SAM riboswitch aptamer (S box leader) from Allomuricauda sp., 104 nucleotides, folded computationally. Its Rfam family is "SAM riboswitch aptamer (S box leader)". Rfam links the family to the GO term regulation of gene expression. Lineage of the source: Bacteria > Bacteroidota > Flavobacteriia > Flavobacteriaceae > Allomuricauda.
RNA sequence: UAGUUAUCAAGAAAGGUGGAGGGAAUAGACCCGUUGAAGCCUUAGCAACCCUUGACCCUAGUCAAGAAGGUGCUACAUUCUAUCCCUUUGGGAAUAGAUAACAU
Repeated sequence: UAGUUAUCAAGAAAGGUGGAGGGAAUAGACCCGUUGAAGCCUUAGCAACCCUUGACCCUAGUCAAGAAGGUGCUACAUUCUAUCCCUUUGGGAAUAGAUAACAU
């Protein structure tokens, strides 16, 4: 960075700094915020994608346990709606986005 695959209703916050915005973008709605937003730093935690160990199996993978390391995350479903379908106010899919691994 433009590609591929997987996941996205679970889970997990305090302190310092900062000083008015924030919940990705557009529109609408609904929320959070001077009882202190974003950003940055520290510590703690969550999860288990990469990873480690074991079993099965040995092509690929499945299951269980773990958490040292690389990321990620720690209000609200990715806050909700927007396009399409089924159908009826609910469900499914797509687009967009986020994260991981791979690729370039």